Predicted 3D model of a 72-nucleotide RNA (transfer RNA) from Candidatus Levybacteria bacterium RIFCSPLOWO2_01_FULL_36_54. Taxonomically the source falls in Candidatus Levyibacteriota (Bacteria, Bacteria candidate phyla). It matches the Rfam family "tRNA". Gene Ontology term of the family: triplet codon-amino acid adaptor activity. The sequence is in RNAcentral, with records from ENA. Its mean pLDDT, the model's own confidence on a scale to 100, is 82.
[in-house]
């Protein structure tokens, strides 16, 4: 500096144009225990940003932004 790939909850991940963006672990509250842990049951949390396309965007385009690889 060209090239490609990649960004969705603290963390790992699902949705390949369609309704309310699922679930795992973590967290938080109750049940259960002397007491914790484990187990249940409930809860809270998320599309990286900004623009086009469409009736409709986590998907599809382009531009930044971050992060990985090649090449030089």
């Nucleotide at each position: 500096g060209c090239u490609c790939c990649u960004g969705u909850a603290g963390c790992u991940u699902a949705a390949a144009g369609g309704a309310c963006a699922g679930a795992g672990u973590a967290c938080c509250a109750g049940u259960u225990u002397c007491c914790g842990g484990a187990a249940c049951u409930g809860g809270u949390g998320a599309u990286g940003c900004c623009a086009g396309u469409u009736c409709g965007a986590u998907u599809c385009u382009g531009g930044c932004c971050g992060g990985g690889a090649g090449c030089a």